The RNA shown here (transfer RNA) has 73 nucleotides and comes from an Anaerolineae bacterium. Rfam family: tRNA. The family's RNA type in Rfam is transfer RNA. The same sequence occurs in records of 2 taxa. The sequence is in RNAcentral, with records from ENA.
RNA sequence: GCCCUCGUAGCUCAGGGGAUAGAGCAGCGGUCUUCUAAACCGUUGGUCGGGGGUUCGAAUCUCUCCGAGGGCA
Numbered sequence: 001g002c003c004c005u006c007g008u009a010g011c012u013c014a015g016g017g018g019a020u021a022g023a024g025c026a027g028c029g030g031u032c033u034u035c036u037a038a039a040c041c042g043u044u045g046g047u048c049g050g051g052g053g054u055u056c057g058a059a060u061c062u063c064u065c066c067g068a069g070g071g072c073a
């Protein structure tokens, strides 16, 4: 330098055009316990990497840039 994959909550990931974007773990509150842990109940948390385009509608399609990983040279 060229090609491929990926970027979504603090972490690991799902969602691949149509509701106010979801799960587990973590966090917070509560029940229980002498206390802690575990278990159970409730709950907070998102510019969907940035910008542009397509569309009635974009996390999703597309272009570009940034970042991570891999392949070729």
Stems, first nucleotide, its partner, number of pairs: 001072007010025004018056001027043005049065005